The RNA shown here (small-subunit ribosomal RNA) has 1392 nucleotides and comes from an uncultured prokaryote. Its mean pLDDT, the model's own confidence on a scale to 100, is 84. RNAcentral holds the sequence, with entries from ENA.
RNA sequence: GAGUUUGAUCCUGGCUCAGAUUGAACGUUGGCGGCAGGCUUAACACAUGCAAGUCGAGCGGUAACAGCAGGAGCUUGCUCCUGGCUGACGAGCGGCGGACGGGUGAGUAACGCGUAGGAAUCUACCUAGUAGUGGGGGACAACCCGGGGAAACUCGGGCUAAUACCGCAUAAGCUCUUAGGAGGAAAGCGGGGGAUCUUCGGACCUCGCGCUGUUAGAGGAGCCUGCGUCGGAUUAGUUAGUUGGUGAGGUAAAAGCUCACCAAGGCGACGAUCCGUAGCUGGUCUGAGAGGACGACCAGCCACACUGGAACUGAGACACGGUCCAGACUCCUACGGGAGGCAGCAGUGGGGAAUCUUGGGCAAUGGGGGAAACCCUGACCCAGCCAUGCCGCGUGUGUGAAGAAGGCUCUAGGGUUGUAAAGCACUUUCAGUGGUGAAGAAAUGUCGUUGGUUAAUAACCCUCGGCCUUGACGUUAACCACAGAAGAAGCACCGGCUAACUCCGUGCCAGCAGCCGCGGUAAUACGGAGGGUGCGAACGUUAAUCGGAAUUACUGGGCGUAAAGCGUGCGCAGGCGGCUUUUUAAGACAGGUGUGAAAUCCCCGGGCUUAACCUGGGAAUGGCGCUUGUGACUGGAAGGCUAGAGUGCGGCAGAGGGGGAUGGAAUUCCUGGUGUAGCAGUGAAAUGCGUAGAUAUCAGGAGGAACACCAAUGGCGAAGGCAGCCUCCUGGGAUAACACUGACGCUCAUGCACGAAAGCGUGGGGAGCAAACAGGAUUAGAUACCCUGGUAGUCCACGCCCUAAACGAUGUCAACUAGUUGUUGGGAAGGAGAUUUCCUUGGUAACGCAGCUAACGCGUGAAGUUGACCGCCUGGGGAGUACGGCCGCAAGGUUAAAACUCAAAGGAAUUGACGGGGACCCGCACAAGCGGUGGAUGAUGUGGAUUAAUUCGAUGCAACGCGCGAAGAACCUUACCUGGGUUUGACAUCCUGUGAAUCUUUGAGAGAUCAAAGAGUGCCUUCGGGAACUCGGUGACAGGUGCUGCAUGGCUGUCGUCAGCUCGUGUCGUGAGAUGUUGGGUUAAGUCCCGUAACGAGCGCAACCCUUAUCGUUAGUUGCCAGCACGUAAUGGUGGGAACUCUAGCGAGACUGCCCGGGUUAACCGGGAGGAAGGCGGGGAUGACGUCAAGUCCUCAUGGCCCUUAUAUCCAGGGCUACACACGUGCUACAAUGGUAAAUACAGAGGGCAGCAAUACCGCGAGGUGGAGCUAAUCCCAAAAAGCCGGUCUCAGUUCGGAUUGGAGUCUGCAACUCGACUCCAUGAAGUUGGAAUCGCUAGUAAUCGUGGAUCAGCAUGCCACGGUGAAUACGUUCCCGCGCCUUGUACACAC
Repeated sequence: GAGUUUGAUCCUGGCUCAGAUUGAACGUUGGCGGCAGGCUUAACACAUGCAAGUCGAGCGGUAACAGCAGGAGCUUGCUCCUGGCUGACGAGCGGCGGACGGGUGAGUAACGCGUAGGAAUCUACCUAGUAGUGGGGGACAACCCGGGGAAACUCGGGCUAAUACCGCAUAAGCUCUUAGGAGGAAAGCGGGGGAUCUUCGGACCUCGCGCUGUUAGAGGAGCCUGCGUCGGAUUAGUUAGUUGGUGAGGUAAAAGCUCACCAAGGCGACGAUCCGUAGCUGGUCUGAGAGGACGACCAGCCACACUGGAACUGAGACACGGUCCAGACUCCUACGGGAGGCAGCAGUGGGGAAUCUUGGGCAAUGGGGGAAACCCUGACCCAGCCAUGCCGCGUGUGUGAAGAAGGCUCUAGGGUUGUAAAGCACUUUCAGUGGUGAAGAAAUGUCGUUGGUUAAUAACCCUCGGCCUUGACGUUAACCACAGAAGAAGCACCGGCUAACUCCGUGCCAGCAGCCGCGGUAAUACGGAGGGUGCGAACGUUAAUCGGAAUUACUGGGCGUAAAGCGUGCGCAGGCGGCUUUUUAAGACAGGUGUGAAAUCCCCGGGCUUAACCUGGGAAUGGCGCUUGUGACUGGAAGGCUAGAGUGCGGCAGAGGGGGAUGGAAUUCCUGGUGUAGCAGUGAAAUGCGUAGAUAUCAGGAGGAACACCAAUGGCGAAGGCAGCCUCCUGGGAUAACACUGACGCUCAUGCACGAAAGCGUGGGGAGCAAACAGGAUUAGAUACCCUGGUAGUCCACGCCCUAAACGAUGUCAACUAGUUGUUGGGAAGGAGAUUUCCUUGGUAACGCAGCUAACGCGUGAAGUUGACCGCCUGGGGAGUACGGCCGCAAGGUUAAAACUCAAAGGAAUUGACGGGGACCCGCACAAGCGGUGGAUGAUGUGGAUUAAUUCGAUGCAACGCGCGAAGAACCUUACCUGGGUUUGACAUCCUGUGAAUCUUUGAGAGAUCAAAGAGUGCCUUCGGGAACUCGGUGACAGGUGCUGCAUGGCUGUCGUCAGCUCGUGUCGUGAGAUGUUGGGUUAAGUCCCGUAACGAGCGCAACCCUUAUCGUUAGUUGCCAGCACGUAAUGGUGGGAACUCUAGCGAGACUGCCCGGGUUAACCGGGAGGAAGGCGGGGAUGACGUCAAGUCCUCAUGGCCCUUAUAUCCAGGGCUACACACGUGCUACAAUGGUAAAUACAGAGGGCAGCAAUACCGCGAGGUGGAGCUAAUCCCAAAAAGCCGGUCUCAGUUCGGAUUGGAGUCUGCAACUCGACUCCAUGAAGUUGGAAUCGCUAGUAAUCGUGGAUCAGCAUGCCACGGUGAAUACGUUCCCGCGCCUUGUACACAC
């Protein structure tokens, strides 16, 4: 920096990612080289080999080997014997070294380590100095003899040497000391040699090495101290040699190091003791840094060596490859005893995710011994194994478009892989083969030479020169040559974070996943492929550390509401502290100096071809010590001051606290009186009380508790809290003026005190109220809410408890920073006063600037700006829980985790939605009415069940008289079922062949279909042919009412004809968003007016459109007929007319225009006039942004999937019409406002040529015969019905009602069996107005009456349309339902 809490936003906050790193491991892959690294686990156990020896120039010697000398045997070159004579040397005595080097990190929280110091010490070998090295003695190994034992080993006797051991002498500058003195060493060995001496060994001289005493140095070691060095307080006290002293002992050395005695100290909240963990450091990794984590390799220190303990030797050890004891384990054993210690190098087993060869060499470096040669050295130098890491190189380079083939994809054109390949031209690093070939080597030795030493040209040492010799690595590095692109590329990822996208498969399956999250049929997220991206001999994953994380915040965070202020005060330690003078120099600052090992890091150089790596120099090392200086600031010391703090004097306000008295009202109870049937209680009731006299009322009495009004946003108190009145005791506060003290202050861990209510203990008290409990209700239940009772308790005294949303969710103190208003105390000023104004100081409230805040908000009473001190927080849950401690009589309180689990939990604000929240408004929403449904029969649809099939869809309103097919399933329709056929197909295009097309007849079959016969030869033509059509063939393809309406378009429903939905610019807000659109009025309306940080605009509303209501005008046939004629039985029938009706064009008219009143002088509203119509005149069409993944893939279109002799297509029959049942809708009724028979009147709008059909005739009728007229203001359908006028029926299952059934017919149609409608005769079911519930309708409406049309061969109780007759009611908006707007709450947002 990013992702992730939300519909969106800001904040808080956790989780996760991108980076770097590793002694790593695992998966896939793997060409070369250089440099590094390689048991992090079992300090588990170890076979085998090696890792510490050396010195014969210390010694006695001679076991082995070699040489030499002598001897024996003799096969004259072999064997044996003798001789320490020589080189050498087993074992032994002796010296030095085995205390180094190498390994490991178990232990250790410590003077162990780091750093800086200190004094009371030791030091072999080494260096420098000084003084010596005289003279004696006695042993013990080896060896020989003997013995024990299985072995390891051991015992006895005897001989012997020394640089082994012990005295004597001498000695200091050594040690001790009573200061007189005393003590006190040594060893020889080797080389050379002129003179002299000789027992011929040597003496003697000299040199070298050694030895002894002592001084000093260097290096090493021991001891002491300051400071630093992990976590836990759910470890708070610890310690008896403990702390100190005296004396003694002891050590190399100070010291309780040890002991005796004496004293009672020592350590600890600045964390003792205890528990857990851990070797420490230089450094390493990370980080901007500060920090954090780590302590492999390399280097310093420490500790350890099977486990525990102990000492010996020694200069040095309490000793890795030494000793002793104990233990565990392993091995040997003759059972009596013995042996061993890989945390050395290799290696083995085991453990483990995991870590190498039983290699070569002492050539180099270093170490031990030695005079040296040399010997030893698993230290070391090399090699081997491992991509474990870092670094370097390569796997080719150039050219090459027909953009090859193949792959993938595709909108079928193309795109991409891709200059990639092939092809052509080059190169040869590395690997391979052959050759050449450095450096790592300096020495030693020997010869010569210079110098030193010496009597010395000898010996020894030093310098220089010559010669000889020494390489594990090593078939080295490097170089040359040869051949050929030849031998050399993978891994992860591609939804976002995060660079990189498509296809197929799969279908919440298989799987992925670091977080968010993908997968339920179109997956860029799973698996495969193509392509791409990243890195590259590696790439990913896992684990781990730091970072990002300011997420423990020193640098650098917070605490009103997100986690977080202790309930409040007092106050010890601690922290911090007013003005001023002098002094000091602890802090501080400055200079100098010592140290801060090397390596590492950094800078500048150098060496390997480069780099990694190695190497020289420098810088740095932030720290500590010593020293000099300064005196501002902090601290210390001494003194002064008064502004902080406090004390005194005056008056003041107050429910501040404690004790004691006392008052009235009210409740309850008791007594008495009056009085009678109820009272009480609730939403409604009941339990309860009451005729044994309640409630009510009057009088008297008892007792307990609380104090109405005043009263307040008021007062007091540290908080909790405090209220009648009086009194006693007592704390605090504010104010005013002066005096005094002189920093006496602030905060406060631990501690102490107070601390509502409830609760506990003891003893009182008990009126009312009231947990528990009982009863009555409510309820599905009701361990509740409501009611009737009622015990603890509430009250008092004393003692506990110690917690609260103990809240201002805001710690205390101090300073500073605009104002305004109210109220409560004190003081002051003005005013004659009423009483008001103003100033000041302390409290308590409301607003508000700057500032702060995530926002809300806070705002001199800060959550602003600062200082001091304390407390607290670090994701949610688990959990304020468990365990432990402390407190408590108990209840419980306090302190306070972890496992596990989630990716969030949370704060504030925003927009919606919702609320059995609020305000306003509307709607046949309720109410007021009228008529229905729900009961009956039948019709129709659905569900269900049934079936071979009962095709499919629609499913609350918004499926259910909807739809598909809207508007008509007998066949067809038809999509379903059964059976029978066809396969380029019933239909389209292309190719090819045939035939014109077409029509008729016959046969088989249920038909589809098949077969045969006949008729017929058309149109155009440039004469080649062409167009349309039929039949056959081939393959591309057709076809699908198959799936997905949750892949879609289009169309539609619904909220809703509800009044809303938005935008631009501006403004406000960190932002989501707000404003506008809210407010006051008004409207049917976001309609209009006014106001207004908004101003405008768009889609909606309204209007424009159609129709209807009035009039005018124009026109006058098929319509009309007033007046004038003609004619008829009658009729606009005829002439004619253009007045009226009507038809259909164009206009007019209505706009709150006018008047009155109201209203804000507005919008608008109420009333009125005029008018056919009045405030939208009635009706229709018209449906904003959007919601419901609403409906439809079966209207149509369409992506994807599926079928292709079948899911396509044709045919026949059947089904969609079935039926125990349930629901919806409508029809007809149940009758007299009616039925029936007869007579008679008045519409509108439609339809008609495959049609409507008149007059006439036939039939009881449906209808039939027949056909005038009409392509329609002309003719027909066509009779309107209710109505009106008089008859009849008389309340009944009827002259109501018509279902059902029998019979007979009519019509349509190829065909009425399943399964049509109608007619006639007969039959005459249920039903007497319908439970709970529920629907429609506000006027030409409901109700009622008929008429027409579409579909249609036929079929209508449905749908659509038309007119006739024609009501009732609306007080009103409390309630039910729904909508709108404002507001409020929200833990909701798939939104109750």